[in-house]
Molecule: c-di-GMP-I riboswitch aptamer
Organism: Paraglaciecola sp.
RNA sequence: CAGUGAAAAAGGCAUAACGGGUGAAAGCCCGUGACGCAAAGCUUCCGGCCUAAGGUGAAAACUAAGGUAGCGGGGUUGCCAAG
Numbered sequence: 001c002a003g004u005g006a007a008a009a010a011g012g013c014a015u016a017a018c019g020g021g022u023g024a025a026a027g028c029c030c031g032u033g034a035c036g037c038a039a040a041g042c043u044u045c046c047g048g049c050c051u052a053a054g055g056u057g058a059a060a061a062c063u064a065a066g067g068u069a070g071c072g073g074g075g076u077u078g079c080c081a082a083g
Base pairs, nucleotide, nucleotide: 004081005080012037013036017032018031019030020029021028022027035070041076042075043074045073046072047071048068049067050066054063055062056061
């Protein structure tokens, strides 16, 4: 340095739910909380999924440059360590 995550150590993040806020919604933010996570740190480049304000449509519905990084892949940064 690369792979790997065995046993540890120091720690870290924070599901659902509830309260408050925000948004058209999906969702997000703050607080409480902890299901879990070796990148559950960061990043929408690719795919999937969610929503549909606005737009199209007679209607049904369709539509993302909105969202999801805790749905995968990619990029990038990082703690410790047996071999």